[in-house]
Predicted 3D model of an 89-nucleotide RNA (Glycine riboswitch aptamer) from Gammaproteobacteria bacterium TMED78.
RNA sequence: UUGGCUCUGGAGAGCGGUCUAAAUUGAGACCCACCGAAGGUGAUACGUGUUUUUGACACUCAAUCUCUCAGGUAAUAGGACAGAGGAGC
Repeated sequence: UUGGCUCUGGAGAGCGGUCUAAAUUGAGACCCACCGAAGGUGAUACGUGUUUUUGACACUCAAUCUCUCAGGUAAUAGGACAGAGGAGC
C1' cells in the first nucleotide's frame, strides 16, 4: 500500500392495489407508479497508434455518467462511499 474483518456515519423513491398464507410475521405472487449508492449493462472522455495531420480512422478504457436486468421505495435489513481500529500475510 492492497484485500479481508469489526465498529460508526450513510442518500433516493408508494406505510400503493388485489390475492394467498399467517394470526404478535419485517413473508410470497401479480398489477400500476417510482429510485440509483449492492451487483450488473452501455457507450464516451482521457490515453495510444496510423494518417492525406486544426481533422479522420483504429485500439484500449473509467466514473458518483448512462440503462434499470437485478435490487430497492415507513420501520428491520441492505447500501456506493467515508472515518477509526487489532491481528496476520
Record summary:
Its mean pLDDT, the model's own confidence on a scale to 100, is 77. Rfam family: Glycine riboswitch aptamer. Gene Ontology term of the family: glycine biosynthetic process. The source organism's lineage runs through Bacteria, Pseudomonadati, Pseudomonadota and Gammaproteobacteria.